[in-house]
Formats: sequence, C1' cells, structure tokens
RNA sequence: GCCCCGGUAGCUCAGUGGAUUAGAGCAAGACGGUUCUAACGUCAAGGUCGGGGGUUCGAAUCCCUCCCGGGGUA
Repeated sequence: GCCCCGGUAGCUCAGUGGAUUAGAGCAAGACGGUUCUAACGUCAAGGUCGGGGGUUCGAAUCCCUCCCGGGGUA
C1' cells in the first nucleotide's frame, strides 16, 4: 500500500431486511430493606449510534470520505 472485521450509555454488547419512543446486562445514584452493612426489590437518570458529507418523506442501518482499534497479505 491493498483486503477483511470492528467503533452504539461509565464498561461489556444487541439492533445493520430504512419507519415500533435507540435497547439489555453490569457499574454508579435515590428510595425501600437491615441495629448497621450486604443480598434483594422499586424508581429515575445516563446516547449528537467515531467525525463530516450525500441519498431518502424518513438513516445506527444505504453511498462517499476521513479518523481510531484489531487481523490478514506482499
């Protein structure tokens, strides 16, 4: 240089046949619980879906480009 895979919540990941309100688990928080903790239960919060541009009535999802990580190849 070329090829492939990946980047979504603080962390690990699902969703990639275009339209359901972007989700789960864990962590952290509030409340309950307990003599106090813990386990456990309830609730709330947390995201420019890596950046930019394009297509579309509508994009995490399709197209282009760039950045970052991993693997392959000469």